This is a predicted structure of a 546-nucleotide part of an RNA (small-subunit ribosomal RNA, 5' domain) from an uncultured bacterium.
The coordinates come from a structure-prediction model, not an experiment, and the mean pLDDT is 82.
The RNAcentral record of the full RNA draws on ENA and SILVA.
It matches the Rfam family "Bacterial small subunit ribosomal RNA". Rfam links the family to the GO terms structural constituent of ribosome and ribosome.
Context: one part of a larger RNA
RNA sequence: AAUGAACGCUGGCGGCGUGGUUCAGACAUGCAAGUCGAACGAGAUCGUUCAAGUAGCUUGCUAUUUGAACGUGAAAGUGGCGAACGGGUGCGUAACACGUAAAGAACCUACCCUUAUAUGGGGGAUAGCUCAUCGAAAGGUGAAUUAAUACCGCAUGUGAUUCUUCUCUGCAUGGAGAGGAAAUUAAAGCCGGGGACCUUCGGGCCUGGCGUAUAAGGAGGGCUUUGCGGCCUAUCAGCUUGUUGGUGAGGUAACGGCUCACCAAGGCUAAGACGGGUAGCUGGUCUGAGAGGAUGAUCAGCCACACUGGAACUUAGACACGGUCCAGACACCUACGGGUGGCAGCAGUUUCGAAUCUUUCACAAUGGGCGAAAGCCUGAUGGAGCAACGCCGCGUGGGGGAUGAAGGUCUUCGGAUUGUAAACCCCUGUCACCAAGGAUAAACCGUAUUCGGCUAAUACCCGGAUGCCUGAUGUAACUUGGAGAGGAAGAGGUGGCUAACUCUGUGCCAGCAGCCGCGGUAAUACAGAGACCUCAAGCGUUAUUC
Numbered sequence: 001a002a003u004g005a006a007c008g009c010u011g012g013c014g015g016c017g018u019g020g021u022u023c024a025g026a027c028a029u030g031c032a033a034g035u036c037g038a039a040c041g042a043g044a045u046c047g048u049u050c051a052a053g054u055a056g057c058u059u060g061c062u063a064u065u066u067g068a069a070c071g072u073g074a075a076a077g078u079g080g081c082g083a084a085c086g087g088g089u090g091c092g093u094a095a096c097a098c099g100u101a102a103a104g105a106a107c108c109u110a111c112c113c114u115u116a117u118a119u120g121g122g123g124g125a126u127a128g129c130u131c132a133u134c135g136a137a138a139g140g141u142g143a144a145u146u147a148a149u150a151c152c153g154c155a156u157g158u159g160a161u162u163c164u165u166c167u168c169u170g171c172a173u174g175g176a177g178a179g180g181a182a183a184u185u186a187a188a189g190c191c192g193g194g195g196a197c198c199u200u201c202g203g204g205c206c207u208g209g210c211g212u213a214u215a216a217g218g219a220g221g222g223c224u225u226u227g228c229g230g231c232c233u234a235u236c237a238g239c240u241u242g243u244u245g246g247u248g249a250g251g252u253a254a255c256g257g258c259u260c261a262c263c264a265a266g267g268c269u270a271a272g273a274c275g276g277g278u279a280g281c282u283g284g285u286c287u288g289a290g291a292g293g294a295u296g297a298u299c300a301g302c303c304a305c306a307c308u309g310g311a312a313c314u315u316a317g318a319c320a321c322g323g324u325c326c327a328g329a330c331a332c333c334u335a336c337g338g339g340u341g342g343c344a345g346c347a348g349u350u351u352c353g354a355a356u357c358u359u360u361c362a363c364a365a366u367g368g369g370c371g372a373a374a375g376c377c378u379g380a381u382g383g384a385g386c387a388a389c390g391c392c393g394c395g396u397g398g399g400g401g402a403u404g405a406a407g408g409u410c411u412u413c414g415g416a417u418u419g420u421a422a423a424c425c426c427c428u429g430u431c432a433c434c435a436a437g438g439a440u441a442a443a444c445c446g447u448a449u450u451c452g453g454c455u456a457a458u459a460c461c462c463g464g465a466u467g468c469c470u471g472a473u474g475u476a477a478c479u480u481g482g483a484g485a486g487g488a489a490g491a492g493g494u495g496g497c498u499a500a501c502u503c504u505g506u507g508c509c510a511g512c513a514g515c516c517g518c519g520g521u522a523a524u525a526c527a528g529a530g531a532c533c534u535c536a537a538g539c540g541u542u543a544u545u546c
Base pairs, nucleotide, nucleotide: 001545002544003543005542006541007540008539009538012394013393014392015391016390017389018387019386020352025350026349027348029347030346031345034081035080036079039078040077046071047070048069049068050067051066052065053064054063055062056061057060088305089304090303098229099228100227101226102225103224104223107222108221109220112218113217114216115215116214117213118212119211120154122152123151130143131142132141133140134139159185160184161183162182163180164179165178166177167176168175169174189210190209191208192207193206194205197204198203231277232276233275238268239267240266243265244264245263246262247261248260249259250258280302281301282300283299284295285294286293287292307328308327309326310325311324330341331340332339333338358384360383361382362381366380367378368377369376370375397427398426399425400424407418408417409416410415431487433482434481435480436479437478441473446468447467448466449465450464451463452462453461490535491534492533493532494531495516496515497514501530502529503528504527505526511518512517
């Protein structure tokens, strides 16, 4: 000098930050991942209109029942996308995990952007619903029936793959381009608008948008390989059999002992292999004149993990925190047959500990997922709450005021000191308090008007301009006014180091102490008092680092 600090005494306000360092111990409760009806069938509820019946009567109205049409569209289901992001933790890991510099002519990539071509014609199911049935529940079983952008064939082939010819070219394996022949290989529809013409009144046809398929390229992302770098230990000296290399095969998005069969006997090591201990790595942070040393909270990048161990499925992407299966420990429910769960998400509980917060508000902003959009979801995020835990700022008043008051302390008894300090007089009005006014964060979206583009079209759709609308925080910030010195100072120290001294008590006792040391009757070192010194809403102590 510093700290994610703790403890003791004390404590006015604000801004910005920070807040389980220990048990990767166990967790009650709530929430943290959904969304799309413009992919699909079915549709509870409610509303409007009409028809028929019933009741009341004011004889054309009210109430009610049934049915039809139109609209609304809850909960669940099929399907799509997301759930691999975001958020948490640091167990493991001494390793291509990380950092940095390269390589991939050995690779993958959903959504997004660009370019090209296509989107033809069929089929069979199934969930839901209904019925039956088993079970305490969780959850099943059977029958009948139905749709799709779900599933499966067929056609076509801009292309792609395999084969082949030629040209060009490179750092090896090789790469790029052009041509040829045959074989294999794709798709799905949905939503708007419309003047003629046709129509089986569904539409055809024209036009716009979203989607789907096959390719090529891009962007962003990922995967793999390599050089170098960063801990301790030799009281660890030899280690290794898929081990090191080759051939062939399998496997992977891809190279490779990655795996397997066969062959060879290699490979690493005193420049520290192998073993043991410890540890997430980095940008950074702290310290220091620097070189270094220590460290890796918050923030950012990467990695690893998700009760413990193992495994794969789905997918563009996982061997998947809030998915599946198996085993284990623990806990819960049970009708004893069987089931259920995973806070190292946000709050919160308990345990541990010197020690670390609210079971809060909002999606208004930023960002993310889905959706054509409106919008919905979002404990990410934005806010508020608690804690002097830290840094920074402000205040606790200013000026005048000598009979140098009283009181305290000391005294050589004269006085000195506290001390302009107080009282008293004149002011000011920060913060806190009261009242009034009151921003930025808001731009989107939507809606109304209008202009341009597209087009057969003054439809639709797209783009622009203008007006209106949207705030959790929060009337909080801020401004003005009011009242009133009123509500706001302590902690440690005073022998030397080290700024600051006297009295009384005690008498090697009681005690102090970071080191030297002090105390045995005049203690500036213990205890109390006065005075003084240093910091100040803090001051000291302890721990740790330089």